RNAcentral holds the sequence, with entries from ENA. This is a predicted structure of a 1503-nucleotide RNA (small-subunit ribosomal RNA) from an uncultured bacterium. It matches the Rfam family "Bacterial small subunit ribosomal RNA". Clan: SSU clan.
[in-house]
RNA sequence: AGAGUUUGAUCCUGGCUCAGAUUGAACGCUGGCGGCAUGCUUUACACAUGCAAGUCGAACGGUAACAGGCCUUCGGGUGCUGACGAGUGGCGAACGGGUGAGUAAUGCAUCGGAACGUGCCCAGAGGUGGGGGAUAACGCAGCGAAAGCUGUGCUAAUACCGCAUGUGAUCUGAGGAUGAAAGCGGGGGACCUUCGGGCCUCGCGCCUUUGGAGCGGCCGAUGUCAGAUUAGGUAGUUGGUGGGGUAAAGGCCUACCAAGCCGACGAUCUGUAGCUGGUCUGAGAGGACGACCAGCCACACUGGGACUGAGACACGGCCCAGACUCCUACGGGAGGCAGCAGUGGGGAAUUUUGGACAAUGGGCGCAAGCCUGAUCCAGCAAUGCCGCGUGAGCGAAGAAGGCCUUCGGGUUGUAAAGCUCUGUUGGGAGGGACGAAUAAGCAGAGUCUAACAGACUUUUGCGAUGACGGUACCUCCAGAGGAAGCACCGGCUAACUCUGUGCCAGCAGCCGCGGUAAUACAGAGGGUGCUAGCGUUAUUCGGAAUCACUGGGCGUAAAGCGCAUGCAGGUGGGAUAUUAUGUCAGAUGUGAAAUCCCGGAGCUUAACUUCGGAAUUGCAUCUGAAACUGAUAUCCUUGAGUCUAAGAGAGGGAGACGGAAUUCCUGGUGUAGAGGUGAAAUUCGUAGAUAUCAGGAGGAACACCGGUGGCGAAGGCGGUCUCCUGGCUUAGAACUGACACUCAGAUGCGAAAGCGUGGGGAGCAAACAGGAUUAGAUACCCUGGUAGUCCACGCCCUAAACGAUGUAGACUAGCCGUUCGAGGUCUUAACCCCUUGAGUGGCAAAGCUAACGCGUUAAGUCUACCGCCUGGGGAGUACGGCCGCAAGGUUAAAACUCAAAGGAAUUGACGGGGACCCGCACAAGCGGUGGAUUAUGUGGUUCAAUUCGAUGCAACGCGAAGAACCUUACCCAGUCUUGACAUCCGGGUACGGCUGUAGAAAUACAGCUUGCCGUAGCAAUACGGAGCCCGAGACAGGUGCUGCAUGGCUGUCGUCAGCUCGUGUCGUGAGAUGUUGGGUUAAGUCCCGCAACGAGUGCAACCCCCGGUGCCAGUUGCCAUCAUUAAGUUGGGCACUCUGGUGCGACUGCCUGUGUAAAGCAGGAGGAAGGUGGGGAUGACGUCAAGUCCUCAUGGCCUUUAUGACUGGGGCUACACACGUAAUACAAUGGCUGGUACAAAGAGAAGCGAAACCGCGAGGUGGAGCAAAUCUCAAAAAACCAGCCGUAGUUCAGAUUGGAGUCUGCAACUCGACUCCAUGAAGGUGGAAUCGCUAGUAAUCGCGGAUCAGCAUGCCGCGGUGAAUACGUUCCCGGGUCUUGUACACACCGCCCGUCACACCACGAAAGCUGACUUUACCGUAAGUCACCUUGCUAGCCGGCAACGGAGGCGGAUGCCCAUGGUAAGGUUGGUGAUUGGGGUGAAGUCGUAACAAGGUAGCCGU
Repeated sequence: AGAGUUUGAUCCUGGCUCAGAUUGAACGCUGGCGGCAUGCUUUACACAUGCAAGUCGAACGGUAACAGGCCUUCGGGUGCUGACGAGUGGCGAACGGGUGAGUAAUGCAUCGGAACGUGCCCAGAGGUGGGGGAUAACGCAGCGAAAGCUGUGCUAAUACCGCAUGUGAUCUGAGGAUGAAAGCGGGGGACCUUCGGGCCUCGCGCCUUUGGAGCGGCCGAUGUCAGAUUAGGUAGUUGGUGGGGUAAAGGCCUACCAAGCCGACGAUCUGUAGCUGGUCUGAGAGGACGACCAGCCACACUGGGACUGAGACACGGCCCAGACUCCUACGGGAGGCAGCAGUGGGGAAUUUUGGACAAUGGGCGCAAGCCUGAUCCAGCAAUGCCGCGUGAGCGAAGAAGGCCUUCGGGUUGUAAAGCUCUGUUGGGAGGGACGAAUAAGCAGAGUCUAACAGACUUUUGCGAUGACGGUACCUCCAGAGGAAGCACCGGCUAACUCUGUGCCAGCAGCCGCGGUAAUACAGAGGGUGCUAGCGUUAUUCGGAAUCACUGGGCGUAAAGCGCAUGCAGGUGGGAUAUUAUGUCAGAUGUGAAAUCCCGGAGCUUAACUUCGGAAUUGCAUCUGAAACUGAUAUCCUUGAGUCUAAGAGAGGGAGACGGAAUUCCUGGUGUAGAGGUGAAAUUCGUAGAUAUCAGGAGGAACACCGGUGGCGAAGGCGGUCUCCUGGCUUAGAACUGACACUCAGAUGCGAAAGCGUGGGGAGCAAACAGGAUUAGAUACCCUGGUAGUCCACGCCCUAAACGAUGUAGACUAGCCGUUCGAGGUCUUAACCCCUUGAGUGGCAAAGCUAACGCGUUAAGUCUACCGCCUGGGGAGUACGGCCGCAAGGUUAAAACUCAAAGGAAUUGACGGGGACCCGCACAAGCGGUGGAUUAUGUGGUUCAAUUCGAUGCAACGCGAAGAACCUUACCCAGUCUUGACAUCCGGGUACGGCUGUAGAAAUACAGCUUGCCGUAGCAAUACGGAGCCCGAGACAGGUGCUGCAUGGCUGUCGUCAGCUCGUGUCGUGAGAUGUUGGGUUAAGUCCCGCAACGAGUGCAACCCCCGGUGCCAGUUGCCAUCAUUAAGUUGGGCACUCUGGUGCGACUGCCUGUGUAAAGCAGGAGGAAGGUGGGGAUGACGUCAAGUCCUCAUGGCCUUUAUGACUGGGGCUACACACGUAAUACAAUGGCUGGUACAAAGAGAAGCGAAACCGCGAGGUGGAGCAAAUCUCAAAAAACCAGCCGUAGUUCAGAUUGGAGUCUGCAACUCGACUCCAUGAAGGUGGAAUCGCUAGUAAUCGCGGAUCAGCAUGCCGCGGUGAAUACGUUCCCGGGUCUUGUACACACCGCCCGUCACACCACGAAAGCUGACUUUACCGUAAGUCACCUUGCUAGCCGGCAACGGAGGCGGAUGCCCAUGGUAAGGUUGGUGAUUGGGGUGAAGUCGUAACAAGGUAGCCGU
């Protein structure tokens, strides 16, 4: 620091996602040790049990328990001592500990303030005198289950109450008044004594008072979350006066008076939340959080209340009410873990019912000490951070095993084994700290003191005490021994292979993987990363400049309010002076500690701890500066405004008038149609239309002028004239003197449609009706037609209200138009021209922009202010509010869902877009197909099987150049299993042939017969080889699957003219340029031009055939001349024809014209041929996952006594039907009969087969000749010459059928071809539609060949005869180039919209039902304070001799207030609800086709 993801690709916008860090975490797998931290985030849910606040005998009466002593009648007694239960009393219990419910301010943070309190502590001053009456404990009696209580009697105090004194203190009328105390302990010389002690002294206390410290109470300022779909709130409310109350200011409370107070700088209300130091993240600014530690606050089962006290309205206190739990004898009682442990529950989830007061701290105490779940420790948990280990070195036979493999090897891998070492940690044994000294006490010194009695002192010496702890740490012993996992490996993102699976199972953070070769699933091997952890999930920040202060935007991506006026607010021209709000500087105080940072120190290191510093960006106070800003004052004129003189204008309002046109009415002329459309019809018209003339009525709109002309803020404004009226511009002297700009809220205006009331209504025209169109047509088209359109008044308030561009100001090159002014030059004048101002347009520089584009009328460079945006959908919707008569408008969400949605530009493709061009594409012609019969192929159907493939063009007389068996792949039946075929091994030896038997055959059995080659050897023979047979296993075999795994081959666009590259240039880029443009061509063919210059591949040419000719060569060819014959038959010849080799020839070369002086084109000459002469071969980059695994080859899968192999038979030939391609016809341009003539190209040995003979014929017999320019097939046919037929189902046509034959072949039944005789069907030129062909072509006529035993209407070739037409490119089809639009890119066979149907999801409405919170009014009132009353009770004090009375108290009554509660009426909000509404999502549902191209009616916005 970035990356992935929208597209075919690009740039941008924009969201989503990832990589980092983090945590009080949880879950999964795994787990050796130690240190330091941390550990109920959820139910402030309920709690069993134990502990968490006591202590003091030096305050008191005392003595229940324990120990000791004394006395004893041994029963016991005695508080005598140490001590001490319970009790009185003091202090503490308001600290410490927990929790975060409430609280948005009675809180917290920071800084200030004045009207206060203060136990213990410190310092100062003064005092501590003298009395009194009770009471608990205890005894006795009683009640109760208990808790507990009552009566009576005794007693003490540092308990309680007076009196005295009173320096201070408080009050005051300044005279005065009020008002205190307590003792206890140690020791003791003198003196006194009732022998208790007094007295003295020391210590601890007590009272009054002043001050301090620390702590606390109160007040102010500033800051402190979200919502305006919360805009008004408030009656003790705001202030005053009097009074009360408090420690203290104060409406804190009360009576009266006034009517204030708070609020867009956000009151009130609602939701959420303890606040802070800080923590996490971040470069920072920020954002999120507030566990642990520290400060403050609040709370203690829920609500209320006070008491005590220095302090509480009190966590382990009290009273009352409520809920809950427990005990109960049913009468009553008890309780509060948000203390530490622990339990249940909740939850994804959070520990031991541990040890100790040794340390630190706290309470009490003189002290010893006691108490202390504060605290210190231990336990549990990888919860986090930090550290260590699981060994180290050598070790190649690169072991075995695993995995992969191209089978060679590679990898795991120096890894292991093996050898040599070490000893952290763990285990055993031994030693062993720091944390602990200012304790008490003892001894010494000093001070107080009469005193060595006691106390005191930062004094000196001695001196006990450890939970942790079987500790840390150290030493020794043995021994590599006990110690590695987790995630990932398609891209982002480091890391790859095999197997399994087969859109299944599954994965997935995003993009996306998986449909038979998955680096993406699962397993394995290997690898990568981290490591006692690793992953996942969740959270926060970051990346995200994706809320933008730092640091974004708004023409088209989301985003400028429809426009203006304008209060508040924000901002504001020039000069001078003063001031000091902001600003700047310095100083002081504060900003707790901890944390962070820097430098040290201590644990072996680190984490951790600790010391010092810095920092704490803040706030307050003081002092200073005065440029800028603000404020005040005085001036200025340039901003703004006023005035004068002119000017232009569809600016606005009102009134009047005008002509043309439409329609209607009246009358005339006139007659059969008119109207309307793509074509029609509805409609009008013989009752007289349309047309035409004249007259009249009425409403609406104003042709021409008219113009990117004018005016207006926008909406908008158009005949003429008059009246009223707003704004603007120019020129000019003068005046005012910043009066300005912008503007939330507010106010006004605001097209069309719409609404209300009343008019008006010619034309047009939603709705509606009819006619058409159509599959339908609730549309487009037509005929009608009502609201409406018009006027007046009142509403509505929205538009794609657009320049999709807020208003105002300043600055920054120009050029060309146009409107309205002013000035100048010139002129008689008007133009023209120049300068200048205000508008309105075009082009363009710099600059800006993602690009398109903008460009002095900015989207450039700046300033001020306002509005608005933050992914798409849901949705401008729901709910709520406001407005409206309504329609509706405005403000304006969420759940849910997607990974995109979008802008600009690029390349293609496409268009029922455009331009140009080509093609038998159309047109012009000729002949066909579609109708008939037959043949053949296909579909369908059938079948045991009808094998398989090919399916628009580009399948269908196609693979198949030939299915009776074979072929053959299919079916049935019978057989074989190393196999019909290949290689290897072993054994044997012929194999084979012939005959016979069984069988449908394959096959099985029997009999007969029988070897060859090579080497060695005389030979016998041996060995080897070919062949064959037998046997075993490796393997063979497969026309089985996948043409969507492939090679090769092929089709098609298309023989169309295209397709690309290098360098350069342009563009951010995809890309463009070149290749476009002007001409031209069959052609990207060539020329010219040009930021392009060149090149490649296609085109053309080079190749073959045909056409002319030269040369060479003449047999089997030919015959002019000479002979000869029936015949080029023979001699002869090679001139000609011909044959087949090799050359020449044609190139727009020549001429004329044209064209741009070019390329070329037109015409002509010559020539056999003329503009690529005709034909063929030749097929660019690519497209169609086109075709073929059944030609062949081949990966993978499947099969292996079968999906292989053999045999017989059947099938591929079926047959209601549909389609394609052909053959033959329908006849006279013909048919039949007879005669006569002329080819080319081929084939031939298991062949072609002559002559001759036989047969009507197919054919047979025959066998000459020929491996072929020699022989044969072989006859060419149409044509031509004659004759007949006479328009008919015929002398046309020949299907079908019967009979008889021929040929091939083992075999013609299923299922061949041909012949003869007989039979003689449909068919009379073919609907919609559709095919071929442009010249030796179409049409027509025959001939040959491949395949082949036989089988040809098919296919491939050959020649004969031999046309018609092309004006032309509007249209159909296909193609090419340029351009345009696009929402397409699987590319129009595209994309895509809405209803309906189904499933699921969230949401709204809803009669209601049910909670929570809250308001108002009223009722009622516990406890309690306060006030007030009091026939009861009452020790101290006062009066009194007493009785008694007074003050006070207790108890009781009343009143105010008031918690819970109740009643009534609301408000806010949640849940639920039959039904209902739209929305969203969902591989293959229905109906249409609205949008994207002119999307087939341009689209869109409002109504």